[in-house]
Context: one part of a larger RNA
């Protein structure tokens, strides 16, 4: 000087407390451990691995296994020889295919007529290739403490020196934020602001958007003439700064209350992550040193596996019902996507869907009925008209192909489960809880992920305690 203390002081955080809802019990989905296996490819490991890499494993992907097969190679550059006229297409035979072996169509461009381009075969090498090892050789990228308020430097001064001072102190703040004081005076990286979005108003220009007033028309609808008010889309402007007032304070910084205001003291949300820590993660995104393989640890193909299943754990979904289930009627979103696409309408089907196909590269058309809600009826506390696992049958769709191993539909079947031990998690407001919608990936395949809106709470006395963190101080058998 740090680090540590079941030392002290001050302070903060859904850290506790106060509340609300879960997980832990059930079934299923998914990841992982273990076990099994020819293989169940590899990585991730307290927080910070475990719906993680994977924004989507039937083949492919695919790295794994088995079998077959190739050896200058699937891919790149270079040399020589030889053949074809290119390249490419079609058809046989053998085979699981890769591949092997035939037939056939086609008969190129430039040219100095030597040849060159292109393809096949052959030869020898240089080399290619490796998702092989090392993340403890590395770059790059990332997680984490933590959006915590810290981390440092120059000059000066003090100390023999390591170092100290500044950065400590008194107040204050979300903040090393600001004020005052001070052997310090300044400065940098962080904080804040500048950026995006949202909340009020306004100007501009009104189509594909809008319809107040006027007219026409319809079973009905901005449907039509028209209108530019309103909504809205997108450019610009305005607005919030402790600016104003009272009180407290040290005449400061600031705090507290109030006014005005759509909004008040960082208005809400996002992006933004200092010096560093964990030899944290990644050699399997990529790049890369070294090592290793080179008729194989490289390349191709088919089938299988990554989907196994006495079991343990994590994360979720659905429930156990009456604040509910079912039936009928009926209301209100936002944000997205669409040409190998979204598909209205009509027809067929109980349905998943099929046939046909208008419109739309979209403020115009479509996906697209939002659901919870409201109204009426029914069920009457039961393993039920709760719950839907599992299983049998019949189908639909995608796709060469749904056996291993897809999703969905219909009929039948109707398991566990009556609110969950110890323990443990999230959340402070348009939040929790609850309800649906969309997108990426994607042929098909979400209970995951990312976004969008609808309905919409309870509680916070407080900081003694648990956990994590910041500052000062003290002790030290630690460095």
């Nucleotide at each position: 000087u740090g680090a540590c203390g079941g030392g002290g002081g001050c302070c903060c955080g859904c850290a506790c407390a106060a509340g609300c809802g879960g997980u832990g019990g059930a079934g299923c989905a998914u990841g992982u451990g273990g076990u099994u296996u020819a293989a169940u490819u590899c990585g991730a490991a307290g927080c910070a691995a475990c719906g993680c890499g994977c924004a989507g494993a039937a083949c492919c992907u695919u790295a794994c296994c088995u079998a077959c097969c190739c050896u200058u190679g699937a891919c790149a550059u270079g040399u020589c020889g030889u053949g074809g006229a290119c390249c490419g297409g079609u058809c046989g035979c053998a085979g699981a295919g890769a591949u092997g072996u035939g037939a056939u169509c086609u008969u190129c461009u430039c040219u100095u007529c030597g040849g060159a381009g292109c393809c096949g075969c052959g030869a020898a090498c240089a080399c290619a290739g490796g998702u092989g090892c090392u993340g403890c050789a590395u770059g790059g990228c990332u997680g984490u403490c933590g959006u915590c308020a810290g981390c440092u430097c120059g000059u000066g001064u003090c100390g023999u020196g390591a170092g100290a001072u500044g950065u400590u102190g008194g107040g204050u703040u979300a903040a090393g934020u600001c004020c005052c004081g001070c052997a310090a005076c300044g400065a940098g990286c962080g904080c804040a602001a500048c950026c995006c979005u949202u909340g009020c108003c306004u100007u501009u220009a009104g189509u594909u958007g809008c319809c107040a007033g006027c007219a026409c028309g319809u079973a009905a609808u901005g449907g039509u003439g028209g209108g530019a008010a309103c909504u809205c889309a997108a450019a610009g402007g305005a607005g919030a700064c402790u600016g104003c007032c009272g009180g407290u304070g040290a005449u400061a910084a600031a705090c507290u209350g109030g006014a005005g205001g759509a909004a008040g003291g960082u208005g809400g949300g996002g992006a933004u992550g200092a010096c560093g820590u964990c030899a944290a993660g990644u050699c399997a995104u990529c790049a890369u040193g070294g090592c290793c393989c080179u008729u194989a640890c490289g390349a191709g193909u088919a089938g299988g596996g990554c989907u196994a299943c006495a079991c343990g754990c994590g994360u979720g979904c659905u429930a156990c019902a009456a604040u509910g289930g079912c039936u009928a009627a009926u209301a209100c979103a936002a944000a997205g996507g669409g040409c190998u696409g979204c598909a209205a309408g009509c027809u067929a089907g109980c349905g998943a869907u099929a046939g046909u196909g208008a419109g739309c590269g979209a403020a115009u058309c479509c996906c697209a009925u939002a659901a919870a809600g409201u109204u009426a009826g029914u069920c009457a506390u039961a393993g039920u008209c709760c719950g839907g696992a599992u299983u049998g049958g019949a189908g639909u769709c995608u796709g060469c192909a749904a056996c291993u191993c897809g999703a969905c539909u219909c009929c039948a079947u109707g398991a566990a489960g009556u609110c969950g031990g110890a323990a443990u998690c999230g959340c402070u407001a348009g939040u929790a809880a609850u309800c649906g919608c969309a997108a990426a990936u994607c042929a098909g395949a979400a209970u995951g992920u990312u976004g969008c809106g609808g309905u919409g709470a309870a509680u916070a006395c407080g900081u003694u305690c648990c956990c994590g963190g910041g500052c000062c101080u003290u002790g030290u058998a630690c460095a």
A computed fold for a 479-nucleotide part of an RNA from an uncultured bacterium, annotated as small-subunit ribosomal RNA, 3' major domain. The coordinates come from a structure-prediction model, not an experiment, and the mean pLDDT is 84. RNAcentral holds the full RNA, with entries from ENA and SILVA.